[in-house]
C1' cells in the first nucleotide's frame, strides 16, 4: 500500500428503502422486603461515526473521508 469485517443509547448488539429507530444489561423512580439484593412495574437516555449522492422517501443504497478489527506483499 492493497483487500475483507465493522461504527445504531453509558455498555453488548437487533433493524438491510417508508414503523413514534429497538432489546438485554445498566441508570432513575415506585411496588415488595425490618434492610439490602432478587423480582415486578414505569420512566429518561439516539446529529445511526462526518460529507456527498441516487431516490417521492436513506439508518438501510453507491461514493469520499475518519475510526476500530482483520488478512496480504
Nucleotide at each position: 500500500g492493497c483487500c475483507c469485517u465493522c461504527g445504531u443509547a453509558g455498555c453488548u448488539c437487533a433493524g438491510g428503502g417508508g414503523a413514534u429507530a429497538g432489546a438485554g444489561c445498566a441508570c432513575u423512580c415506585g411496588c415488595c422486603u425490618c434492610c439490602u439484593a432478587a423480582g415486578c412495574g414505569a420512566g429518561g437516555g439516539g446529529u445511526c461515526g462526518c460529507g456527498c449522492g441516487u431516490u417521492c422517501a436513506a439508518u438501510u443504497c453507491g461514493c469520499g473521508c475518519c475510526g476500530a478489527g482483520g488478512g496480504u506483499g
Source information: Predicted 3D model of a 73-nucleotide RNA (transfer RNA) from an Oscillospiraceae bacterium. Rfam family: tRNA. The family's RNA type in Rfam is transfer RNA. About the family: Transfer RNA (tRNA) molecules are approximately 80 nucleotides in length. The organism belongs to Oscillospiraceae, within Bacteria.